[in-house]
Large-subunit ribosomal RNA, domain II from a metagenome, 682 nucleotides, folded computationally. Its mean pLDDT, the model's own confidence on a scale to 100, is 83. RNAcentral holds the full RNA, with entries from SILVA.
Context: one part of a larger RNA
RNA sequence: UCCGGCGAGUUACGUUUUGUGGCAGGUUAAGGCCUUACGGGCUGGAGCCAGAGGGAAACCGAGUGUUAAUAGCGCGAUUUUGUCAUAGGGCGUAGACGCGAAACUGGAGUGAUCUAUCCAUGGGCAGGUUGAAGCGCGGGUUAUACUGCGUGGAGGACCGAACCCACUUGGGUUGAAAACCGAGGGGAUGACCUGUGGAGAGGAGUGAAAGUCUAAUCAAACCCAGAGAUAGCUCGUUCUCUUCGAAAUAGCUUUUGGGCUAGCCUCGUGCCACUAUUUGUUGGGGGUAGAGACACUGAUUUGGAUGGGGGCCCUCCGGGGUACCUCACUGAGCCAAACUCCGAAUACCAACAAAACUAUCACGGGAGUCAGUCCGCGGGGGAUAAGCUUCGCGGUCGAGAGGGAAACAACCCAGACCAUCGGCUAAGGUCCCGAAGUUAUAUUUAGUCACUAAGGAAGUUGAAGUGCUGAGACAGCCAGGAUGUUGGCUUAGAAGCAGCCACCAUUUAAAAAGUGCGUAACAGCUUACUGGUCGAGCAUUUCUGCGCCGAUAAUGAACGGGAGUAAAUAUAACACCGAAGCCGUGGACUCAGAUUUAUCUGAGUGGUAGAAGAGCGCUGUACAGCAGAUACAAGCCAUACCGAAAGGAGUGGUCGCGGGCUGUACAGGUGAUUAUGCCGGA
Numbered sequence: 001u002c003c004g005g006c007g008a009g010u011u012a013c014g015u016u017u018u019g020u021g022g023c024a025g026g027u028u029a030a031g032g033c034c035u036u037a038c039g040g041g042c043u044g045g046a047g048c049c050a051g052a053g054g055g056a057a058a059c060c061g062a063g064u065g066u067u068a069a070u071a072g073c074g075c076g077a078u079u080u081u082g083u084c085a086u087a088g089g090g091c092g093u094a095g096a097c098g099c100g101a102a103a104c105u106g107g108a109g110u111g112a113u114c115u116a117u118c119c120a121u122g123g124g125c126a127g128g129u130u131g132a133a134g135c136g137c138g139g140g141u142u143a144u145a146c147u148g149c150g151u152g153g154a155g156g157a158c159c160g161a162a163c164c165c166a167c168u169u170g171g172g173u174u175g176a177a178a179a180c181c182g183a184g185g186g187g188a189u190g191a192c193c194u195g196u197g198g199a200g201a202g203g204a205g206u207g208a209a210a211g212u213c214u215a216a217u218c219a220a221a222c223c224c225a226g227a228g229a230u231a232g233c234u235c236g237u238u239c240u241c242u243u244c245g246a247a248a249u250a251g252c253u254u255u256u257g258g259g260c261u262a263g264c265c266u267c268g269u270g271c272c273a274c275u276a277u278u279u280g281u282u283g284g285g286g287g288u289a290g291a292g293a294c295a296c297u298g299a300u301u302u303g304g305a306u307g308g309g310g311g312c313c314c315u316c317c318g319g320g321g322u323a324c325c326u327c328a329c330u331g332a333g334c335c336a337a338a339c340u341c342c343g344a345a346u347a348c349c350a351a352c353a354a355a356a357c358u359a360u361c362a363c364g365g366g367a368g369u370c371a372g373u374c375c376g377c378g379g380g381g382g383a384u385a386a387g388c389u390u391c392g393c394g395g396u397c398g399a400g401a402g403g404g405a406a407a408c409a410a411c412c413c414a415g416a417c418c419a420u421c422g423g424c425u426a427a428g429g430u431c432c433c434g435a436a437g438u439u440a441u442a443u444u445u446a447g448u449c450a451c452u453a454a455g456g457a458a459g460u461u462g463a464a465g466u467g468c469u470g471a472g473a474c475a476g477c478c479a480g481g482a483u484g485u486u487g488g489c490u491u492a493g494a495a496g497c498a499g500c501c502a503c504c505a506u507u508u509a510a511a512a513a514g515u516g517c518g519u520a521a522c523a524g525c526u527u528a529c530u531g532g533u534c535g536a537g538c539a540u541u542u543c544u545g546c547g548c549c550g551a552u553a554a555u556g557a558a559c560g561g562g563a564g565u566a567a568a569u570a571u572a573a574c575a576c577c578g579a580a581g582c583c584g585u586g587g588a589c590u591c592a593g594a595u596u597u598a599u600c601u602g603a604g605u606g607g608u609a610g611a612a613g614a615g616c617g618c619u620g621u622a623c624a625g626c627a628g629a630u631a632c633a634a635g636c637c638a639u640a641c642c643g644a645a646a647g648g649a650g651u652g653g654u655c656g657c658g659g660g661c662u663g664u665a666c667a668g669g670u671g672a673u674u675a676u677g678c679c680g681g682a
Stems, first nucleotide, its partner, number of pairs: 001682006011094013025049003031043005053060002063075004097236002100233001104226004109222002117199008125190001127159003130155001134151006163187003167184005202218001204214002239615006249262005263369002265366006275359002277355008290342001291340002297336002301332004306328005311322004372397001374395008402413003417587004422583003428577003431562003437574007449564001455549002459546002462543007476533005482506003487501003512527001516525002588605007616671001618668009632658001635654005641648002
């Protein structure tokens, strides 16, 4: 992982509601008697509910409580109705749908054969090294001290086996092993190691202390019990079809992943009223969007003849000046969620009219929901960031399949009862993949189309303006581009061209006291400017359509691919394709209305949580019926039959005496792909 079997809303009592049945007040309980005997019948009126309420109560009573009150007010009466049994739906108390903790408590409970500490009694430590004290002899001293040589054999001494340990590393890591193996390592006469026997235990022991160890278990052992602890948590919860169909919000909550009440769903009963809904008309209030500024509150830029105050300067102390600061005033301008002289669209309220096979509304039974999501619009928070967060309005998904967007819950189109080798359309498409296309006029040359900005550019289309131009423009070519003068100053030099000042005049068709290059300075080249040649448009500005650059990321990816110069883009026209949409045909079901009793008409039939309804199958019991001698039945295997489904037959084989089938009713240990489910097998 697979297969088979087992496996989860039950029962008792109470209460509430619905259906059914009995009685009209209902009903018996224990007990007793009888009996065909664990089934039933007859008794039994104790008790319970109803029949009157109000008050805390005394108590009063169709009233009563409050109160001084006969007032007012509250709850009642004036109206009807219950009760017993049974079945279904809820709720409560019980383990209460099933499985699941970590834990807590109890016990003269079991454990120190592992391990930690201690006690008693035994045992063990190859070999080698070092050489303390003391002592002896000698030297030495008045005597000591001191000292040399011997002797001696101390030590948590040294090296190193057994023994004990476990520092490093390799292997092992579903191991040979639930801690090992190899190679090295540490201690090895000691706080050493070890045999045997013994002591103390669970909030306790033991601990050279690590929360260590206390039998592979330790921040509280193990066993049994309370016990089915509790689990607002996770997982699971078993056949079918039909009708309707949510919520992810508010308030409260030691509350935020849980509850309760309301909202939204469902079922039943009732009420029908222009009550709700939609549209139109009319009438309302408003202070949002917008707008505004001599209409306030505040914010705000710049200018100003002027005035007040301050700073600075002058002063003969009277004052004066000021390109300073500030306030006021004023011209022009600007801004606001917490500004408003103004002020919509919507929305909301009311009246009237119309529409509708509608809903609303009231009471009662049953729920689920309280993590929402994205998109568009209006805001707050954030950075006018987020597939961000938080509100309001709407939509989708959630709980929604189908077509489109290559693929793609939330985008666009559109809401799937079933069948159909029929038709029409939506979004979106029509060269091929791949169903379906042509025509016309333009644009684009970038494969733009088929990601992006600021910015940049004699790309190109269209429109508009200005200037020059056969008295010859623009571009090119030929020629000139001079003189006073090397202007003055500066400077080593400064001659058009380092720099400063000025920028005149002459000859001219024209030519700067010089546009750039250049020289040490000159020189040289060139430009402005002019003539000639040439011969028709040239230059510039603005708007606009489509293109270009800008364009850089890690495997190869920016039309879905091929390909396309249209099969791209713009404007038009007429076609076609295209969905579970709509229509046609046939069928099923629900609801309503007609009818006249089996048809017709109309509306409908996506669906999670969930409510309601109708069925299929399993086991057993009771009653009635049935098949069977080729006996039969269950089970198992095969099978092209029937039914809308759960399911049900028939036939053949296998099996071999066990029972089975049909109908009605009743009862339930009644249905498994899933609980890291349990047991067995592969």